Context: one part of a larger RNA
RNA sequence: CUGGGCGUAAAGGGUGCGUAGGCGGUUGAUCAAGUUCGAUGUGAAAUCUCCAAGCCUAACUUGGAAAAUGCAUUGAAAACUAGUCAGCUAGAGUGUUGAAGAGGAGACUGGAAUUCUCGGUGUAGCAGUGAAAUGCGUAGAUAUCGAGAGGAACACCAGUGGCGAAGGCGAGUCUCUGGGCAACAACUGACGCUGAGGCACGAAAGCUAGGGGAGCAAACAGGAUUAGAUACCCUGGUAGUCCUAGCCCUAAACUGUGCACGUUUGCUGUGGACGGAAUCGACCCCGUCCGUGGCGAAGCUAACGCGAUAAACGUGCCGCCUGGGAAGUACGGCCGCAAGGUUAAAACUC
Repeated sequence: CUGGGCGUAAAGGGUGCGUAGGCGGUUGAUCAAGUUCGAUGUGAAAUCUCCAAGCCUAACUUGGAAAAUGCAUUGAAAACUAGUCAGCUAGAGUGUUGAAGAGGAGACUGGAAUUCUCGGUGUAGCAGUGAAAUGCGUAGAUAUCGAGAGGAACACCAGUGGCGAAGGCGAGUCUCUGGGCAACAACUGACGCUGAGGCACGAAAGCUAGGGGAGCAAACAGGAUUAGAUACCCUGGUAGUCCUAGCCCUAAACUGUGCACGUUUGCUGUGGACGGAAUCGACCCCGUCCGUGGCGAAGCUAACGCGAUAAACGUGCCGCCUGGGAAGUACGGCCGCAAGGUUAAAACUC
């Protein structure tokens, strides 16, 4: 260097952007680096292989041939790869028009509900459970009516519906802003794919500082249950949950399925767009593209299952696996305020 694999057996990086690198559409010309063929030189001897000879034979020795798959120089070929030049438009991008969307950021606004405060009515209970008790209440609770404060979340709509690279995103309005899609085919003319390092984003919990604090609620306290009950149940309740700024960087970060491209019978639900036919118009209907689901042909699979959104058939690039445990640990490095993260063994053992 080489093999076989990665949905569930070990194995897809949490996600994207992108550097080096790897790979790369189509036509013509050119070059001859790779490539192919030839020539010359060299590739020491010994060894190995073959043929012959010499010791009685063998080992061994001697002679000859072959080989030495290589390197250098040189001549030629031009299909493929690379380079150069000139084009092309099917990839990619730009443009114009249009519709959809919880995509992102900021500001402002809204109603329902919980809690609390004040006031009115009103009286003995309320709350809670399997049953209770702790708890609240004659200092007037619960209930009910009115007023106010404050924080958080946005019922119905709501949908295996939509958007986003992933994490994720759900009241309304406005401002700023990203992406995808369709139609047109005007423009650029391979500008592409992947991507070691790198950079950015990254739920929840946690951390630092400053705010905020209604409800909920780790810890904690009490009441029960129980043999015990450091739990499950109940009454309370602090961090936290919320906001701003900055860290942390992990998840069953899951479709347990990397990204991109091409090829391959079908049926059906649903979202967006366009076209056709029809119509007074719209929907229904037919077709195309993009997305999202169900079932299934071939094929694949150990089976389960997957099945045009592939786990089918192929190509390019990256990541990862190589018996179980020790162990995602120790040590060291890097990162972090810390918690810890990341990279990552071995002895020993079965």
The part of an RNA shown here (small-subunit ribosomal RNA, central domain) has 350 nucleotides and comes from a metagenome. The coordinates come from a structure-prediction model, not an experiment, and the mean pLDDT is 87.